[in-house]
RNA sequence: GACACUGGCAAAACCGGAGUAAUCCGGUGACGCAAAGCCACGGGUCCUAGCCCGCCAUUGCCGGCACAUCGGCGAAAGCGGGACGGAUCGCCGGGUUGCCGAA
Numbered sequence: 001g002a003c004a005c006u007g008g009c010a011a012a013a014c015c016g017g018a019g020u021a022a023u024c025c026g027g028u029g030a031c032g033c034a035a036a037g038c039c040a041c042g043g044g045u046c047c048u049a050g051c052c053c054g055c056c057a058u059u060g061c062c063g064g065c066a067c068a069u070c071g072g073c074g075a076a077a078g079c080g081g082g083a084c085g086g087a088u089c090g091c092c093g094g095g096u097u098g099c100c101g102a103a
Stems, first nucleotide, its partner, number of pairs: 001100001008033002013028006031090001037096003041093003044088004051082005060073004
């Protein structure tokens, strides 16, 4: 980076599979891509079963002098947050490797 050459990759969707999930793998398929090859180094975005905290909850259980807003113990489903962890290179930057050879 060209109305060039040989080619290359493969979005969405569908099918099958893995995963809690984001997402990934294989097949079909092409939205597009001059690195849409590779690398999670920086930023962004996404997920979060299990762990911790809070709400739910003056719920509930026990005790006590009958009761109590007294004392003790203290759930679950679900929701919210956090830490760890994970994903995305076709979000951006960076690193790195590669094909062709016009201006």

The prediction has a mean pLDDT of 84. A computed fold for a 103-nucleotide RNA from a soil metagenome, annotated as c-di-GMP-I riboswitch aptamer. Of the family's consensus pairs, 95% are formed in the model.